[in-house]
RNA sequence: UUAAGUGGGUGCAUGAUCGCUGGUCGUCUUGAACGGCCAGAGGAAAGUCCGAACUCCGCAGGGCAGGGUGGUUCAUAACAUGAACCAGGGGUGACCUUGGGAAAGUGCCACAGAAAAGAUACCGCCCCUUCGGGGGUAAGGGUGAAAAGGUGAGGUAAGAGCUCACCGCCCUGGUGGUGACAUUCAGGGGCAGGGUAAACCCCACCCGGAGCAAGACCAAAUAGGAAGGCGUUAAGGGCUGCCCGCCCGUGCCUUCGGGUAGGUUGCUUGAGAUGUCGGGCGACCGACAUUCUUAGAGAAAUGAUCAUGGUCUGCCUUUGGGCAGAUACAGAAUUCGGCUUAUAGCCCACUUUUUUUC
Numbered sequence: 001u002u003a004a005g006u007g008g009g010u011g012c013a014u015g016a017u018c019g020c021u022g023g024u025c026g027u028c029u030u031g032a033a034c035g036g037c038c039a040g041a042g043g044a045a046a047g048u049c050c051g052a053a054c055u056c057c058g059c060a061g062g063g064c065a066g067g068g069u070g071g072u073u074c075a076u077a078a079c080a081u082g083a084a085c086c087a088g089g090g091g092u093g094a095c096c097u098u099g100g101g102a103a104a105g106u107g108c109c110a111c112a113g114a115a116a117a118g119a120u121a122c123c124g125c126c127c128c129u130u131c132g133g134g135g136g137u138a139a140g141g142g143u144g145a146a147a148a149g150g151u152g153a154g155g156u157a158a159g160a161g162c163u164c165a166c167c168g169c170c171c172u173g174g175u176g177g178u179g180a181c182a183u184u185c186a187g188g189g190g191c192a193g194g195g196u197a198a199a200c201c202c203c204a205c206c207c208g209g210a211g212c213a214a215g216a217c218c219a220a221a222u223a224g225g226a227a228g229g230c231g232u233u234a235a236g237g238g239c240u241g242c243c244c245g246c247c248c249g250u251g252c253c254u255u256c257g258g259g260u261a262g263g264u265u266g267c268u269u270g271a272g273a274u275g276u277c278g279g280g281c282g283a284c285c286g287a288c289a290u291u292c293u294u295a296g297a298g299a300a301a302u303g304a305u306c307a308u309g310g311u312c313u314g315c316c317u318u319u320g321g322g323c324a325g326a327u328a329c330a331g332a333a334u335u336c337g338g339c340u341u342a343u344a345g346c347c348c349a350c351u352u353u354u355u356u357u358c
Stems, first nucleotide, its partner, number of pairs: 003352008012309007020040008028031001042329001046340002049338005054211004066207005071085005086099005100202002105200002107196003122141002124137005149167006168191001169189005174183003215265004225256006236248004270293001272292001273290007310327007
């Protein structure tokens, strides 16, 4: 200096006027009143995709079904998360990306092609021939995304791991590693043989349901319910033909209970943040310190307008500056940890690479 890779930060500022929500103090005209003061969205508050806390319901124990996860070892409260490593693939490189099993079984694989999987033979090559054809072969050609290890030599009628050398592959053992796995170690085998598991399936591990509109407490009016008292008229009925009495019911009163409206709570200090030191390759963990801790509404406030100034872009320029435009994505609803997606512009760190110079 060129082009890149990885990771991180920031997310306009100040002021004025008019409003909104909550808290607190005060006033009097005691009300959803007025006034003063204080506080009032994010890095993703989003998607609601995972995992938890918390709450209620269910639950002896075990199994089936169903669902989820998927290299290994760690980290974590937990995880479909993260870190380091392993193996395959891509890149000159920094780095990126994929991840159980297809030699347990079943299914599927368009078109082309002879054949799409325990097989086959279209062209070709070779042998025989009664010239119709029969047999051998898989080197070469052709089809396809994919076709039965590669190169060379021997061999043969022509060919072929048919045989051999090297490379590759598989198996057994040893060695190294916690492990995935590695192996330039030793021995054996001519060679296993397409893809697909987000098809069924197999293996290992994990999983009860609903969610703050969870749940808890207080509790009108009206209408039901229960108990008690008074009354026997102000509907009646039964024992009974009549009276008393009793029972059911009825009228009034009192009390209790469930529950609706409404209110209170759950509610925001928490697996918190920052700094220093220590442990660990790292994710992360521990100790100590701190004059760090700042929405908590309930159909939902956090807004609007204006001025000044930043930043970026374009144009003009007398290099002093001037003019115009832009200033994103977005909007808390119980709380945390992640993932994914959106984002104007600006900034930082480390690394690789191109060209040049020393």